Molecule: RNase P RNA; transfer RNA
Organism: Alphaproteobacteria bacterium
RNA sequence: CCAGACGGCCGGAUGGCCGCCUUCCGCGACGGGGAAACCCUGCGGGGGGAGGAAAGUCCGGGCUCCACGGAAGCACGGUGCCGGGUAACGCCCGGCGGGGGCAACCCCAGGGAAAGUGCCACAGAAAGCAAACCGCCGGCCCCGCUUCGGCGCGGCCGGCAAGGGUGAAAGGGUGCGGUAAGAGCGCACCGCGUCCCCGGCGACGGGGACGGCACGGUAAACCCCACCGGGAGCAAGACCGAAUAGGGGCGGCCGGCCGGGGCCUUCGGGCCGCCGGCAGGCGGGUUUCCGCGCCGCCGCCCGGGUAGGUCGCGCGAGGCGUCCGGCAACGGACGUCCCAGACGAAUGGCCAUCUAUUGUCCGCAAGGACAUGGACAGAACCCGGCUUACAGGCCGUCUGAGCGC
RNA sequence: GAUCGCUUAGCUCAGCCGGUAGAGCAACUGACUUUUAAUCAGUAGGUCGAGAGUUCGAAUCUCUCAGCGAUCACCA
Numbered sequence: 001c002c003a004g005a006c007g008g009c010c011g012g013a014u015g016g017c018c019g020c021c022u023u024c025c026g027c028g029a030c031g032g033g034g035a036a037a038c039c040c041u042g043c044g045g046g047g048g049g050a051g052g053a054a055a056g057u058c059c060g061g062g063c064u065c066c067a068c069g070g071a072a073g074c075a076c077g078g079u080g081c082c083g084g085g086u087a088a089c090g091c092c093c094g095g096c097g098g099g100g101g102c103a104a105c106c107c108c109a110g111g112g113a114a115a116g117u118g119c120c121a122c123a124g125a126a127a128g129c130a131a132a133c134c135g136c137c138g139g140c141c142c143c144g145c146u147u148c149g150g151c152g153c154g155g156c157c158g159g160c161a162a163g164g165g166u167g168a169a170a171g172g173g174u175g176c177g178g179u180a181a182g183a184g185c186g187c188a189c190c191g192c193g194u195c196c197c198c199g200g201c202g203a204c205g206g207g208g209a210c211g212g213c214a215c216g217g218u219a220a221a222c223c224c225c226a227c228c229g230g231g232a233g234c235a236a237g238a239c240c241g242a243a244u245a246g247g248g249g250c251g252g253c254c255g256g257c258c259g260g261g262g263c264c265u266u267c268g269g270g271c272c273g274c275c276g277g278c279a280g281g282c283g284g285g286u287u288u289c290c291g292c293g294c295c296g297c298c299g300c301c302c303g304g305g306u307a308g309g310u311c312g313c314g315c316g317a318g319g320c321g322u323c324c325g326g327c328a329a330c331g332g333a334c335g336u337c338c339c340a341g342a343c344g345a346a347u348g349g350c351c352a353u354c355u356a357u358u359g360u361c362c363g364c365a366a367g368g369a370c371a372u373g374g375a376c377a378g379a380a381c382c383c384g385g386c387u388u389a390c391a392g393g394c395c396g397u398c399u400g401a402g403c404g405c
Numbered sequence: 406g407a408u409c410g411c412u413u414a415g416c417u418c419a420g421c422c423g424g425u426a427g428a429g430c431a432a433c434u435g436a437c438u439u440u441u442a443a444u445c446a447g448u449a450g451g452u453c454g455a456g457a458g459u460u461c462g463a464a465u466c467u468c469u470c471a472g473c474g475a476u477c478a479c480c481a
Base pairs, nucleotide, nucleotide: 001402002400003399004398005397006396007395008394009393010392012354013353014352015351016350017349018348020049021048022047023046024045025044026043027042031040032039033038051376055387056386058385059384060383061382062381063233064232065231066230069290070289071288072287073286074285076229077228078227079226080225081095082094083093084092085091096110097108098107099106100105111224112223116222117221118218119217120216133164134163135160136159137158138157139156140155141154143152144151145150172190173189174188175187176186177185191213192211193210194209195208196207197206198205199204237311238310239309240308247302248301249300250299251298252297253296256278257277258276259275260274261272262271263270264269280295281294282293283292304480305479306478318337319336320335321334322333323332324331325330355374358371359370360369361368362367406477407476408475409474410473411472412471415430416429417428418427424461432448433447434446435445436444454470455469456468457467458466
């Protein structure tokens, strides 16, 4: 220099003029809008005013309501190597194991398949307590040839699983021995399993002995184990003002007793959550128990009214700096700062200079002139993460079978 | 703003506890008919919205995106 890996930062800059939103102070008016609640104008001055993703709404919380306090179980959902961080997490950090790369480094939903069930299409002989198509080998029989040693074709019986073939996968792998041919049949190494020892908090790693191999894959299939989880969401919710019909129908719990009342009646009776009492019912997905609350509760449908205001709503797991602990994520101490807040929704426009981009022209080139003009995208209750989008630029560390000196 | 659902042939939809994708209408060709329609016979047409992952194998299971659609105000 080239190629590459990882981490961090910026994401137009400066100045002037005119505006917009919000907040504070002072002055003036005693007003304006509105039915009301409530809100607001003018002048002067001060402060603040989009993002790294404000996005997708994929996780985790704060906050608010469901009267919902406690215990146990079931169902459902989620997570899944180990240790740590954190308010919490499916996030982050550091390790372990496996895989990829020459390397820097990157990737992994990475518990359990000897608890059980299911599935493994097609092909193939055989796909799950295995099997023998081609093949290899032995014995017997028949036929043919023969140099009489045998050889070849075929049939029957038996042995084998080495080789071929099918498949994603065929009941350890490589080598030597062994055998009629073979085979963990025997041995060495590797793999696997059991036990023991050592190191480590642990995942796991190292070593030794024994076992001749028994145990296929799939759990992002059901499932088992461990751990976690009540539901809904700022259109949550609270208050104020205005208006209307506190209405009607169907279904479920569930329609049970006594007394009264009402309605209908073919006078036999039937209906009614209309009133009182009891029984009871309802209340986070569900069951049981304790406690508590309500007197009917829940779901669907048809109707009536309003389309207003204030709060929630910006001091927070907050930002910045220094020091200390820790490999790190992060934690602690001290100092300092207050930093957007709407509701048809503010954060903009113009000019000048500079700087990126792109185009044209001039120039052999370095470069110059003119024009253009800034990626993804925009807060909406807030916070921690993840994921996705992003023109261009800057910085640092590291690697190379690469090139040059 | 929040909560849900859908995407498969030109159109409307099946298939979704994995094994190589179908139906109806439409299109095209042929037959019947003087011709058209109807009818009968046949044919073609699919990156299953996109990209990753799990698996031997994905329309189907999981994750991340994209597009489209629906619902949700308050009072009594």